[in-house]
RNA sequence: GCCGAGAUAGCUCAGUUGGCAGAGCACACCCUUGGUAUGGGUGAGGUCCCGAGUUCGAUCCUCGGUCUCGGCU
Numbered sequence: 001g002c003c004g005a006g007a008u009a010g011c012u013c014a015g016u017u018g019g020c021a022g023a024g025c026a027c028a029c030c031c032u033u034g035g036u037a038u039g040g041g042u043g044a045g046g047u048c049c050c051g052a053g054u055u056c057g058a059u060c061c062u063c064g065g066u067c068u069c070g071g072c073u
Base pairs, nucleotide, nucleotide: 001072002071003070004069005068006067007066010025011024012023013022019056027043028042029041030040031039049065050064051063052062053061
């Protein structure tokens, strides 16, 4: 330099034909206990990497950029 994959909650990751953003773990509170752990319930937590375009509407489609990983030279 070229090609491909990825970027979504604190962490690991889903997600959708373009139409309300989710799970597990972690965190806060409550129940359960004499107490702890386990278990159960409730809740908080998001610029869906950045910019532009298409569209009534973009996390999703198109273009560009940044970063990470892999391959080729």
Overview: Transfer RNA from a Minisyncoccota bacterium, 73 nucleotides, folded computationally. It matches the Rfam family "tRNA". Rfam links the family to the GO term triplet codon-amino acid adaptor activity. The RNAcentral record of the sequence draws on ENA and MGnify. NCBI's taxonomy places the organism under Bacteria, Bacillati, Minisyncoccota.